[in-house]
């Protein structure tokens, strides 16, 4: 850099530090009752890991006992990354529905972003 998948749950304290931060834009929030960043300890469980005698569905094979594969759910663990304000904080582009009739709301799909795995 590319591809695929997920992103409405969950999870914080201390020390150093001293003004920003929430990716961008517009909002709206957090923050001197201490932001970012760094360190220590702790926690959560998204992916990689394990269970197939945890379970469901589908397909193939079958000696009809069953076996294999795929997908989903469930459970275990916390090793590798990751994460620990607010739905990815909301919206941005497009379509549809609805409406007090053109304000605004809802749904879906994209775009962008973050994370993981593979190349």
């Nucleotide at each position: 850099u590319c591809u695929u998948a997920u992103c409405g749950u969950g999870a914080g304290a201390g020390g150093u530090g001293g003004a920003g931060g929430g990716a961008c834009u517009g909002g709206c929030c957090c923050u001197u009752a201490g932001a970012a960043a760094c360190c220590u300890c702790a926690g959560c469980a998204a992916c990689c890991g394990g269970c197939u005698u945890g379970u469901u569905u589908u397909g193939c094979a079958u000696a009809c006992g069953u076996g294999c594969a795929a997908a989903g759910c469930g459970c275990c663990a916390a090793g590798g990354u990751g994460c620990u304000a607010a739905a990815u904080c909301c919206a941005g582009c497009a379509a549809g529905c609805g409406u007090a009739c053109u304000a605004u709301g809802c749904u879906u799909g994209g775009a962008a972003g973050a994370u993981a795995a593979g190349a």
Molecule: SAM riboswitch aptamer (S box leader)
Organism: Bacillus halotolerans